The part of an RNA shown here (large-subunit ribosomal RNA, domain I) has 569 nucleotides and comes from a Deltaproteobacteria bacterium. NCBI's taxonomy places the organism under Bacteria, Pseudomonadati, Myxococcota, Myxococcia. The prediction has a mean pLDDT of 85.

Context: one part of a larger RNA
């Protein structure tokens, strides 16, 4: 020196564990904010650096409920206190809530600086104290924040086409605006095919079909069928009335009807408000006619009445169709409560293990307890519970509304619109034979004997009424709350983060972004003695089942480094 054996050091693999994650299910909630949010800064404890809580009333204050013996957060120390006259703790409602931040009196390099006005205080002043002073909007109100989902505006490239330009990726990513608990869409100027259907949305099929396409790569319907869920309405106009305006008209007419009567009232035009009206077997208005509870009833008088009012009756209502509130009851929720049944022996540090004998079960889910517990603890099945807040439901109060048929030569039925040309876009459809839809520019209709559509266009036929609006459900999503589940992970895994992590650290910045879990049943965390420097570290002693469990702490692999010993050289 090598090989082997034994025994250590180092190191932190492995096993076991789980406080943390991941995915999903059900229910809830789907917002917070000028009544100052989200997020922060700075404070706040007897001693207090950090976290948590809280805000100069500062680990807290009040009230009402719950609860019942300990309590003064993490945090185990000292000190000082509180509590059956019910504390700590839990829930609901209140109070307080510095400064910054939409930040809003002005400014500003966020958490700072400087003002105006009114008041308080002071003998008086003040750099003192309190309140108030933003912009937009007629007002109500808005402003800012928030994970995904939604609608709209604007809109790439890498890539694919085995290159690349049309095309594709893709109307995707990103940016912007706005909204809701969902949003959007929505009651046919829709489809269909000569039969018919009957708003929208979503799913399955139709179908990778018909088509589109440097007919390349690729893109990709609809009709129809089956399901989920279902709900329908309101205006504009004609016409009537009231009021206002008018260098309009000028005694005709009008005053709801008739008669008398009155007569600067009316007519016309415009505007506002109320009534009326809402449709495609066209609808409505006006006019004429028929039928239909009771009563009152019209500038002056009388008569008759469907202007109008009252009563009775019918219908309906807060998600649209008008709209607000209140009361009662119930259910749920935000604290909780009751809740069956086991003992002995053995092993052991410890019994829940083993042996023996019992019991409960609408409870043998689960967790804890010194090893594996139905009967020890928390719970579980089942049942019960709210002064106060919130949500939902029902009922009452309350509110709204109530003619219909027939005829008709009159009137109305959404205009710079439909439509055309041109330039684009969007439709599965790339300009194509290219309809339908939207739009910049230029032109520019009709009112039912009207107008749109049926994939150029024309005819016939069929079908539907644009140019105003509202509308629940079925659908999408999960920052968040509660409960539950897992042939999900188990510390190089699972979130980046099981641990004081978006931290330390890096970067001017945008931004990037870690490592790091485990003593023991219980700290019983080694009194005391010795070596050492009044160290570090160690040796005894003691605790403990164990200290080769000593806080560098469960197990403790390998690389790597020693010590002892055998053999070989």
């Nucleotide at each position: 020196g090598g090989c082997g054996c034994a025994u250590g050091g180092u190191g932190g693999a492995u096993g076991c564990c789980u406080u943390g994650g991941c995915a999903c299910c059900a229910a809830g909630a789907g917002g917070c904010g000028a009544c100052g949010a989200a997020g922060g800064a700075c404070g706040u404890g007897g001693c207090a650096a950090a976290c948590u809580g809280c805000g100069a009333u500062a680990a807290g204050u009040g009230a009402c409920g719950g609860g019942g013996a300990g309590c003064u957060g993490u945090a185990c120390g000292c000190g000082a206190g509180c509590a059956u006259c019910g504390a700590u703790c839990c829930g609901u409602c209140a109070a307080u809530u510095u400064c910054c931040g939409a930040a809003u009196g002005g400014g500003g390099c966020a958490a700072c600086c400087c003002g105006g006005c009114g008041g308080c205080a002071u003998a008086a002043u003040c750099g003192g104290c309190c309140g108030u002073c933003g912009u937009c909007g007629c007002a109500a109100g808005a402003c800012g924040c928030g994970a995904a989902c939604g609608c709209a505006g604007a809109g790439a490239a890498c890539u694919g086409a085995a290159a690349c330009a049309u095309c594709u990726c893709a109307g995707u990513a990103c940016c912007u605006g706005c909204a809701g608990g969902a949003a959007c869409a929505g009651a046919a100027a829709u489809c269909a095919a000569c039969c018919g259907a009957g708003a929208u949305u979503c799913c399955c099929c139709a179908a990778g079909u018909a088509g589109c396409g440097g007919c390349g790569a690729g893109c990709g319907a609809a009709c129809g069928g089956g399901g989920a869920a279902c709900a329908g309405c309101c205006c504009a106009a004609a016409c009537c009335g009231a009021c206002c305006u008018g260098u309009g008209u000028g005694u005709a007419a009008g005053c709801g009807g008739c008669a008398c009567g009155c007569g600067u009232u009316g007519c016309c035009a415009g505007g506002u408000c109320g009534g009326g009206g809402u449709u495609g077997c066209g609808g409505g208005a006006g006019c004429a006619g028929g039928c239909u509870g009771g009563g009152a009833g019209a500038u002056g008088u009388g008569c008759a009445u469907a202007a109008u009012c009252c009563c009775a009756g019918g219908g309906g209502g807060u998600u649209a169709c008008a709209a607000a509130g209140u009361u009662u009851u119930g259910u749920g929720u935000u604290a909780g409560c009751u809740g069956a049944a086991u003992c002995g022996g053995c092993u052991g540090g410890g019994a829940a293990g083993c042996c023996g004998a019992a019991c409960c079960g609408c409870a043998g889910c689960g967790g804890g307890u010194g090893a594996u517990a139905g009967u020890c603890c928390c719970g579980u099945a089942a049942g019960c519970g709210a002064a106060a807040g919130c949500a939902c439901a029902a009922a009452g109060c309350c509110c709204c509304u109530c003619g219909u048929c027939u005829g008709u030569u009159u009137c109305c039925c959404a205009a710079g619109u439909a439509c055309g040309g041109u330039g684009g876009a969007a439709c599965a459809c790339g300009u194509g034979g290219a309809a339908c839809u939207c739009u910049g520019c230029c032109g520019g209709a009709a009112u039912c004997u009207g107008g749109g559509g049926g994939g150029a266009c024309c005819a016939c036929c069929c079908u539907c009424c644009a140019a105003g609006g509202c509308u629940a459900a079925a659908u999408a999503c999960u920052c968040c709350u509660u409960g539950g589940u897992g042939a999900c992970c188990g510390a190089u895994a699972g979130u980046g983060a099981a641990c004081c992590a978006g931290u330390a650290c890096c970067g001017u910045g945008a931004g990037g972004g870690a490592a790091a879990g485990g003593u023991g049943a219980a700290a019983a965390g080694c009194a005391c003695c010795c070596c050492g420097a009044c160290a570090a570290g160690g040796g005894g002693a003691g605790u403990g089942a164990a200290a080769u469990a000593g806080u560098a702490c469960c197990u403790g692999a390998a690389a790597c480094c020693g010590u002892g010993u055998g053999c070989c050289u």
It matches the Rfam family "Bacterial large subunit ribosomal RNA". Gene Ontology terms of the family: structural constituent of ribosome and ribosome.